[in-house]
RNA sequence: GCUUAACACAUGCAAGUCGUGCGGAAACGAAGUGGAAGCUUGCUUCCAGGCGUCGAGCGGCGGACGGGUGAGUAAUGCUUGGGUAUCUGCCCUGUUGUGGGGGAUAACAGUUGGAAACGACUGCUAAUACCGCAUAAUACCUGCUCUGUUAAAAGAGCGGAUCAAAGGUGGCCUCUUCUUGAAAGCUAUCGCGAUAGGAUAGCUUGUUGGUGAGGUAACGGCUCACCAAGGCGACGAUCCCUAGCUGGUCUGAGAGGAUGAUCAGCCACACUGGAACUGAGACACGGUCCAGACUCCUACGGGAGGCAGCAGUGGGGAAUAUUGCACAAUGGGCGAAAGCCUGAUGCAGCCAUGCCGCGUGUGUGAAGAAGGCUUUCGGGUUGUAAAGCACUUUCAGCGAGGAGGAAAGGGUAUUGCUUAAUACGUAAUAUCUGUGACGUUACUCGCAGAAGAAGCACCGGCUAACUCCGUGCCAGCAGCCGCGGUAAUACGGAGGGUGCAAGCGUUAAUCGGAAUUACUGGGCGUAAAGCGCGCGUAGGUGGUUAAUUAAGUCAGAUGUGAAAGCCCAGGGCUCAACCUUGGAACUGCAUUUGAAACUGGUUGACUAGAGUUUUGGUAGAGGGUGGUAGAAUUUCAGGUGUAGCGGUGAAAUGCGUAGAGAUCUGAAGGAAUACCAGUGGCGAAGGCGGCCACCUGGACAAAGACUGACACUGAGGCGCGAAGGCGUGGGGAGCAAACGGGAUUAGAUACCCCGGUAGUCCACGCAGUAAACGAUGUCUAUUAGAAGUUUGUAAUCCUUGAGAUUUGGGUGGCGCAGCUAACGCAUUAAGUUGACCGCCUGGGGAGUACGGCCGCAAGGUUAAAACUCAAAUGAAUUGACGGGGGCCCGCACAAGCGGUGGAGCAUGUGGUUUAAUUCGAUGCAACGCGAAGAACCUUACCUACUCUUGACAUCCACAGAAUUUAGCAGAGAUGCUUUAGUGCCUUCGGGAACUGUGAGACAGGUGCUGCAUGGCUGUCGUCAGCUCGUGUUGUGAAAUGUUGGGUUAAGUCCCGCAACGAGCGCAACCCCUAUCCUUAGUUGCCAGCACGUAAUGGUGGGAACUCUAGGGAGACUGCCGGUGAUAAACCGGAGGAAGGUGGGGACGACGUCAAGUCAUCAUGGCCCUUACGAGUAGGGCUACACACGUGCUACAAUGGUACAUACAAAGGGUUGCGAAGCCGCGAGGUCGAGCCAAUCCCAAAAAGUGUAUCGUAGUCCGGAUUGGAGUCUGCAACUCGACUCCAUGAAGUCGGAAUCGCUAGUAAUCGUAGAUCAGAAUGCUACGGUGAAUACGUUCCCGGGCCUUGUACACACCGCCCGUCACACCAUGGGAGUGGGCUGCACCAGAAGUAGAUAGCUUAACCUUUCGGGGAGGGCGUUUACCACGGUGUGGUUCAUGACUGGGGUGGUCGUAACAAGGUAGCC
Repeated sequence: GCUUAACACAUGCAAGUCGUGCGGAAACGAAGUGGAAGCUUGCUUCCAGGCGUCGAGCGGCGGACGGGUGAGUAAUGCUUGGGUAUCUGCCCUGUUGUGGGGGAUAACAGUUGGAAACGACUGCUAAUACCGCAUAAUACCUGCUCUGUUAAAAGAGCGGAUCAAAGGUGGCCUCUUCUUGAAAGCUAUCGCGAUAGGAUAGCUUGUUGGUGAGGUAACGGCUCACCAAGGCGACGAUCCCUAGCUGGUCUGAGAGGAUGAUCAGCCACACUGGAACUGAGACACGGUCCAGACUCCUACGGGAGGCAGCAGUGGGGAAUAUUGCACAAUGGGCGAAAGCCUGAUGCAGCCAUGCCGCGUGUGUGAAGAAGGCUUUCGGGUUGUAAAGCACUUUCAGCGAGGAGGAAAGGGUAUUGCUUAAUACGUAAUAUCUGUGACGUUACUCGCAGAAGAAGCACCGGCUAACUCCGUGCCAGCAGCCGCGGUAAUACGGAGGGUGCAAGCGUUAAUCGGAAUUACUGGGCGUAAAGCGCGCGUAGGUGGUUAAUUAAGUCAGAUGUGAAAGCCCAGGGCUCAACCUUGGAACUGCAUUUGAAACUGGUUGACUAGAGUUUUGGUAGAGGGUGGUAGAAUUUCAGGUGUAGCGGUGAAAUGCGUAGAGAUCUGAAGGAAUACCAGUGGCGAAGGCGGCCACCUGGACAAAGACUGACACUGAGGCGCGAAGGCGUGGGGAGCAAACGGGAUUAGAUACCCCGGUAGUCCACGCAGUAAACGAUGUCUAUUAGAAGUUUGUAAUCCUUGAGAUUUGGGUGGCGCAGCUAACGCAUUAAGUUGACCGCCUGGGGAGUACGGCCGCAAGGUUAAAACUCAAAUGAAUUGACGGGGGCCCGCACAAGCGGUGGAGCAUGUGGUUUAAUUCGAUGCAACGCGAAGAACCUUACCUACUCUUGACAUCCACAGAAUUUAGCAGAGAUGCUUUAGUGCCUUCGGGAACUGUGAGACAGGUGCUGCAUGGCUGUCGUCAGCUCGUGUUGUGAAAUGUUGGGUUAAGUCCCGCAACGAGCGCAACCCCUAUCCUUAGUUGCCAGCACGUAAUGGUGGGAACUCUAGGGAGACUGCCGGUGAUAAACCGGAGGAAGGUGGGGACGACGUCAAGUCAUCAUGGCCCUUACGAGUAGGGCUACACACGUGCUACAAUGGUACAUACAAAGGGUUGCGAAGCCGCGAGGUCGAGCCAAUCCCAAAAAGUGUAUCGUAGUCCGGAUUGGAGUCUGCAACUCGACUCCAUGAAGUCGGAAUCGCUAGUAAUCGUAGAUCAGAAUGCUACGGUGAAUACGUUCCCGGGCCUUGUACACACCGCCCGUCACACCAUGGGAGUGGGCUGCACCAGAAGUAGAUAGCUUAACCUUUCGGGGAGGGCGUUUACCACGGUGUGGUUCAUGACUGGGGUGGUCGUAACAAGGUAGCC
């Protein structure tokens, strides 16, 4: 230990008792007391209320306590503290009395109705039942005495006296009854204070008061008659929703906040509503009556019932127990008592629901066992843990013993009191007896044996505790952040660990942290938040001084603040929880006594706040009314005059030959006032601007006089209040929403243009809002300054001036302290104080809905909720970005030259196709890329045929040398048969290599993941940047340095500077090249000398030159002039081969792109293992409606063709380059000299030059395509090679939009070589020959660097983000209405009951009587008033629902409004 259904309840029990009140005797029983009968003579039966007792009945007391529940109740309640006009049964104490009569009635008997419940009639009877009378005070009434009024009831028990007995009478005792007082207690009632929320505000007619009456136990509008018109309310009435209140409980440092289970006090209720009766007490949980709903019984006529008592049942619910034992104890009712009753209570049962205590063992034990998990394979860990050994036995189990809770009660004896009494009764003492539900109690002892006894959560951070496997954005986790997309300490499992422990976690709730409602203890310039401004009511606050008072304040005392609880100190259960004793505390309230500083009240005074005054002054777009002036626009009229005007980025609409525009003259009309004009002035704010006049408000300075706190603020209230808007009437020049037209555009309901109406103006009203802003309420005091401006005033000084200094009022810009999150503010505060008001409490929903108020309307004001999100916001920082700004660079543009894009072909890609067209690369930065070369091979793909320890590596066993000939089958791999062969080393055991067979470890994979990786690479970009240490600044992110002034190709250098230094980058160091010197001199060279040839460095020789390849020199702004800050540097010049980095190359900072690559290689994980491995043959990678990229060749005369002829560099060569000769038209063939190369060969350089020809044509251009014939390589040119010859002779006449490269030995053009390679370049990489044009310049395009600015971006503009709308979903507002709940008002109705009335019926007690009766009073009936249920009408409020509809939120469509100057600045 039912928090929910105050939902419904079967069954049992929960309130009875008294025979010592009464008449009695239905049931039970004892003694055998009396009587009777029978006989078996001591037994059986029967009778007798005679006895113990007792059903039913009359009567008394108690059923108003105890027990339950929290529905109602926001005050008729509760709590605290006061007060008075009352009542009180039983109990206690005191006083007094208890006399004498009367009439009934139940039970019972009889008759009778009904199914029952329950009655009806007739007759009898008793009382402590009922009714009169007497008695009557310290009571009550009247005015005090006097007078008057008011009551009752007796009975039982006991013993004694009297008495022959029965019976009667009296007395005493006990109990009881009646009257009255006191105490104590209870009840009732009243007022003050406190007691939850909502402000969208009025409520009230018995209402507020009085007088009188009634009523009550008692006060009172409690009720009634009359009179008055009051009473409550922003200090929150009325109404609505919610709620029992308190002591306490939980939390908190406290102040507070939340709560009201158990225990205790109070209240309310008892199926729902109403009512009274009885009684001391009730409007009564287990009483009555009525109405209603429900359930049950019924013979259908009628009846019965109320668990929110204890158990228990159904139902509801996440959820809460036994239909137990006992009155032994405590307490209650009745009784004289024994005793009876007691679901109060005491106990037991159930539930780990909470708190407390105990156990599940203790010691030893390393082979660190086995097993598990893990591993870097060594081990580690579980782990002294287990086993083993040695002990112990709480608790549980079995057995035995065994307290306390017990006090009473009864008997006996003694004594006291009482009494005539030794009786009875009572009290004390002694003694005997005797009462236990719990209970198999607590506790103690014995027995046996480690025996019977551990779980739950967590292990990413917060937060103590880590690994493996599985899974693969799935499954799942999650308190917040978040985890999971193939290596998850975050999911699931396991091992291990951590924390608690008979519990542990979860969920729900409260307080705390939260200073996040801030009293303690917050804020309002920009984050939410100052009313648009003033005047002013209530309220709040208030200058100096004196006296007084004592409300606040402070101190003391007294009363109270129940007990329990909390706290402290003791005590008792073995400890503790728990129980118990005492103390403290209960911070409060009330009463009382003091104090008098401060606040308040009262009184008196003062002048510093505030105000009044001076026919006195000063400045001013302050306000109102009336008048007036000139310039300009427009229109009209007229003149001159002719073709356009106007407008724009460009146009068009528009105006104009009916004469515009232009120009001149005149007229009309309205609105606004150039210059002056100014971060100047005035006003409370809104706002106010030509000039003049009138009326009028405020401010300021100086010097006096006066009043004497008159002040400040200000909820409500009142007034003013831009623009726009509304009403009525005017006015209308210009401008101009709406609207029309023209443009722009994809569209353009816009931006631009042409027109144009409301409106703008005036008068009178309304409206009442603005980013009404200084986003800064008003007032007061106080706190460094320097320099402005406006407007006063006098005084001092002199240099007498447009002077200086001082002193007031305003208004701006700087700036210290201080403040601030920062930005910033800073005597005009956002500093430091005080007073008062307003306002804020996450974003959205929403300043919206509903309601109220205001308004003619538009609308304004006041002002929510559901729902939804985890943010929204401020300031500053670093980046990035901008159709922002400044500076600068780059073949970036421009200036040029040549291309691509058109044609044909080559090559790569996409796409398509295919059995396969293997794979990768995809903007720049993929696409003649990997591939420096696919016929087979390569090859990874497809088809078919084969192998399975394998084609390849290591290990083991056995056999065999290895190897090989021939034949057959096959496409081949391969298989079968067959031939030859017997090797090498040796310590003679064997060993090494190779081959075959076999078994298993393993091999193998161009299979997947470049988003697991290493390495390598691309790109921004050879751009000039990227950082660090220390210091300093800032709360911090960060800044400074690195910015600034110059300069540079450069963060290159100089100067300056809160910085000083340093690192990676730049530059330089390295290589090639340009000049010179030196050394060396073959294969290279040949000037001079000599020899020789038809000719040639051919030869001797030479070492000069060229060249080769080693080493050096040279270039540094070094020199001169100028510019510049005298710097760095720049410009010019000299000299020099070269001049300002001489020209090239290599070299690539921090980083970016999850850039590329698992198919170079390496590698984690995963996957395949007679296959995703391996072998072979053939095919494919070469396909072909098409699209794109990169190239080659061309389109021709600066050319083609033919002939002749000149000059390179750099390479390569033995499986090679291959000369000369010969053959072939040619590709080539043949032969083969020389060369391992400065020696020989490839090798001819080609453009060029000279001559000839062609004559602008699809050609003597161009060469594709195709036919034929060949050559070469190779096992093999079908798919699918290159080349040659003959023939063929396509497109193409310089290329649309667009686009690429290049700044000098460059572009363009010409050829040469090499790698790969059997063969196969238009590609790639190198080489040289010829050899230009142009650059004004930085406006623009692209990219980049630095500084600055804006930003709502940070995945960083390929960003962010807004609104409409077809549609779907969610909550919500309106809504013709519809259906419920509650309720106001007006009425109808009127059960039971109470009160009143009563001419009907009836009536024992009392009075009277003539004995017939009458009266008083009562009962029934009827009726009146009040009134529950119910009903009608009409309102209010709330809930649910509702076609349709409004906005809001979440997903899709259309545009691009905002954020950058967001491309029309944005916003209100």
The RNA shown here (small-subunit ribosomal RNA) has 1468 nucleotides and comes from an uncultured prokaryote. Its Rfam family is "Bacterial small subunit ribosomal RNA". RNAcentral holds the sequence, with entries from ENA.